Predicted 3D model of a 526-nucleotide part of an RNA (small-subunit ribosomal RNA, 5' domain) from an uncultured prokaryote. The prediction has a mean pLDDT of 85.
Context: one part of a larger RNA
RNA sequence: GAUUGAACGCUGGCGGCAUGCCUAACACAUGCAAGUCGAACGGUAACAGGCUCUUCGGAGUGCUGACGAGUGGCGGACGGGUGAGUAAAGCGUAGGAAUCUGCCCUGUAGUGGGGGAUAACCUGGGGAAACUCAGGCUAAUACCCAUGUUUUCUUCGGAAUAAAGCGUGGGACCUUUCGGGGCCACGUGCUAUGGGAUGAGCCUACGUCGGAUUAGCUGGUUGGUGGGGUAAAGGCCUACCAAGGCGACGAUCCGUAGCUGGUCUGAGAGGACGAUCAGCCACACUGGGACUGAGACACGGCCCAGACUCCUACGGGAGGCAGCAGUGGGGAAUAUUGCACAAUGGGCGAAAGCCUGAUGCAGCAAUGCCGCGUGUGUGAAGAAGGCCUGAGGGUUGUAAAGCACUUUCAGUAGGGAGGAAAAGUUAAUGGUUAAUAACCCAUUCGCCCUGACGUUAACGUCAGAAGAAGCACCGGCUAACUCCGUGCCAGCAGCCGCGGUAAUACGGAGGGUGCAAGCGUUAAUC
Numbered sequence: 001g002a003u004u005g006a007a008c009g010c011u012g013g014c015g016g017c018a019u020g021c022c023u024a025a026c027a028c029a030u031g032c033a034a035g036u037c038g039a040a041c042g043g044u045a046a047c048a049g050g051c052u053c054u055u056c057g058g059a060g061u062g063c064u065g066a067c068g069a070g071u072g073g074c075g076g077a078c079g080g081g082u083g084a085g086u087a088a089a090g091c092g093u094a095g096g097a098a099u100c101u102g103c104c105c106u107g108u109a110g111u112g113g114g115g116g117a118u119a120a121c122c123u124g125g126g127g128a129a130a131c132u133c134a135g136g137c138u139a140a141u142a143c144c145c146a147u148g149u150u151u152u153c154u155u156c157g158g159a160a161u162a163a164a165g166c167g168u169g170g171g172a173c174c175u176u177u178c179g180g181g182g183c184c185a186c187g188u189g190c191u192a193u194g195g196g197a198u199g200a201g202c203c204u205a206c207g208u209c210g211g212a213u214u215a216g217c218u219g220g221u222u223g224g225u226g227g228g229g230u231a232a233a234g235g236c237c238u239a240c241c242a243a244g245g246c247g248a249c250g251a252u253c254c255g256u257a258g259c260u261g262g263u264c265u266g267a268g269a270g271g272a273c274g275a276u277c278a279g280c281c282a283c284a285c286u287g288g289g290a291c292u293g294a295g296a297c298a299c300g301g302c303c304c305a306g307a308c309u310c311c312u313a314c315g316g317g318a319g320g321c322a323g324c325a326g327u328g329g330g331g332a333a334u335a336u337u338g339c340a341c342a343a344u345g346g347g348c349g350a351a352a353g354c355c356u357g358a359u360g361c362a363g364c365a366a367u368g369c370c371g372c373g374u375g376u377g378u379g380a381a382g383a384a385g386g387c388c389u390g391a392g393g394g395u396u397g398u399a400a401a402g403c404a405c406u407u408u409c410a411g412u413a414g415g416g417a418g419g420a421a422a423a424g425u426u427a428a429u430g431g432u433u434a435a436u437a438a439c440c441c442a443u444u445c446g447c448c449c450u451g452a453c454g455u456u457a458a459c460g461u462c463a464g465a466a467g468a469a470g471c472a473c474c475g476g477c478u479a480a481c482u483c484c485g486u487g488c489c490a491g492c493a494g495c496c497g498c499g500g501u502a503a504u505a506c507g508g509a510g511g512g513u514g515c516a517a518g519c520g521u522u523a524a525u526c
Base pairs, nucleotide, nucleotide: 001526002525003524004523006522007521008520009519010518013372014371015370016369017368018367019365020364021330026328027327028326030325031324032323035074036073037072040071041070043067044066047065048064049063050061051060052059053058081283082282083281090208091207092206093205094204095203096202099200100199104196105195106194107193108192109191110190111189113145114144115143121136122135123134124133125132126131151160152159153158165188166187167186168185169184170183173182174181175180209255210254211253216246217245218244221243222242223241224240225239226238227237228236258280259279260278261277262273263272264271265270285306286305287304288303289302308319309318310317311316336362338361339360340359344358345356346355347354348353375405376404377403378402385396386395387394388393409467411462414459419453424447425446427444428443429442430441431440470515471514472513473512474511475496476495477494481510482509483508484507485506491498492497
């Protein structure tokens, strides 16, 4: 000199863009952060409507919109947080072969006929509660059987292995309890399998902090064979056999640490760091375990053990903010128990839509960077006052006052972009189809609707210089000097050093210098 996720002191007008628990991976009150689908299903607790009855209070009826609880599907493995652990099972770069992959794209072949249950519900019982037991009824895209294009295994004979429907519409024909169904078409699902895409698992090489006052380390250890296991190679596991494997090119041990793109500094080479943003990894009260699933050994799932907290009828139960806010504590120190799903993105759904503390915004903080303002011109009687003085004067100083202007920003009437396009709906054309039947798909025209921010940005009316300057320093380094007070005292200080009666170095004043909504100090890095 540059820099910071900074803190402290004094001071403080506005805006834009960023950033904001670095310490206790300490403990957490409260609210919210993952749901959705009735176009899978039986149904109807609440609400609204219809219908019937009515003693006019109401009652009944799933008939309709919808839908609590339940069965079922998909999603809760993403998104969000933190950096404890980890010096290598990690990360970075470059390669590799022995793998899996829901949703998505594309191809092939199917989607048949049946069956038995079970929750919800009803009845009864246990329990303070959490919850739970027994009996009875019922449905499905829940479960089971059959078939096998394929696929897998094979001793090449063979063996094993699947499915599910739902929605909309319709000219004939069949059926009908007159609601409908068969049949046909379209859409969307389901099953098996090939390919792709995406994602994930695995292996190798090289690189990746300090200590030798850590020199030897290793028994599933190193390799082979057989077997097991995995989606998959492999001591990954196991039985037997051999005696190997690593190491001064630093093994082992100890300490420290998430890694990277990058950030800061520097002419560079380097050095230091790894906040925000992005990629990877690890973790989710502590330790262990598996289940489900395409994917987890799963932050807001399950089981066991432990510590802690809470409820209890003492028998037993409940919980996990390193999600967003917020509380206590720790600390020099770090924000609101805010608004909205309008946009972007995600989950579910055919869609409308619902959910979304992701996200978009607002609030707080000079924490940082950038921009703007706090007036402009004129004005010598060089006013008054202050300070100094060789008492003549000098300086503050065009500074003020006065005069003439301007109105940025803030304030105040007012109207007012863009972030909005989709979705929905009407019509037309084309595709689809036996069908100008409907749905659906594509394109086009029109209509209608949607904004948290928001009293938005920008514009603009009005008024008036009106509301807006401080901080540090002035002995040398280092830009800037005099007076008074003090008298080795009180004090200053980054280094040299000042202060013991004329202190440009202490304290105050006047003046000056440097930065400026900041200025200094401390800490830290180069």